[in-house]
């Protein structure tokens, strides 16, 4: 060149078109002589970008960014 794939909380990552979740990690209490474990609450998300499609899109569709494999 061309084919599949990946982009979601700080990290790993779920999510079946109907108003986004867990696990660590972070904070704040409680516990302890004091740490760590435990328990209990709480913050923290333009959903990679722009447009479409729908009544409604993180999912569908077109394109671009970045990224990883595989052919050449």
């Nucleotide at each position: 060149g061309g084919g599949c794939g990946g982009u979601u909380a700080g990290c790993u990552c779920a999510g079946c078109g109907g108003u986004a979740g867990a696990g660590c990690g972070c904070u704040u209490a409680u516990c302890u002589g004091a740490u760590a474990a435990g328990u209990a609450a709480g913050a923290g998300g333009u959903g990679a970008a722009u447009g479409g499609u729908u009544c409604g899109a993180c999912a569908c569709c077109a394109u671009u960014a970045c990224u990883g494999c595989c052919c050449a």